Glycine riboswitch aptamer from Sandarakinorhabdus cyanobacteriorum, 114 nucleotides, folded computationally.
RNAcentral holds the sequence, with entries from Rfam and Ribocentre.
RNA sequence: CAGCGACACUCUGGAAAGCGGAUGCGGGUUCACGCCGGCAUCCCACCGAAGGGGUAAGCCUGCGGACGCACGUCCCGGGUCAAAGCUCUCAGGUCUGGCGACAGUGGGGGGUGA
Repeated sequence: CAGCGACACUCUGGAAAGCGGAUGCGGGUUCACGCCGGCAUCCCACCGAAGGGGUAAGCCUGCGGACGCACGUCCCGGGUCAAAGCUCUCAGGUCUGGCGACAGUGGGGGGUGA
């Protein structure tokens, strides 16, 4: 000097599933009855894209076994290795709204190169 990594940040886009029931406590409206809506707890039903758990081929391994031995191959056992938009539904969520894996924009950053 250049700069496309990891990494975090700003902004933008971003799905699914209940207008559920019960109880309690407030609020608004009404002369009142009633109606509307908020919060909390519990119950039933459901979703999967915060987070989290599980998982394949393969890989590693064993004073293991077989092929006469070695190399190598196969079998058996173990796992301290190996994914997810798969799966579980712990957590989270199911009007509006919000969260949101992931994607894009922007400037950072600087492993790296000269």
Source information: Of the family's consensus pairs, 89% are formed in the model. The same sequence occurs in records of 2 taxa. Rfam family: Glycine riboswitch aptamer. Rfam's curators write: This family represents the bacterial glycine riboswitch. Glycine riboswitches usually consist of two metabolite-binding aptamers domains with similar structures in tandem. The aptamers cooperatively bind glycine to regulate the expression of downstream genes. In Bacillus subtilis, this riboswitch is found upstream of the gcvT operon which controls glycine degradation. Lineage of the source: Bacteria > Pseudomonadati > Pseudomonadota > Sphingomonadales > Sandarakinorhabdus. Its mean pLDDT, the model's own confidence on a scale to 100, is 75.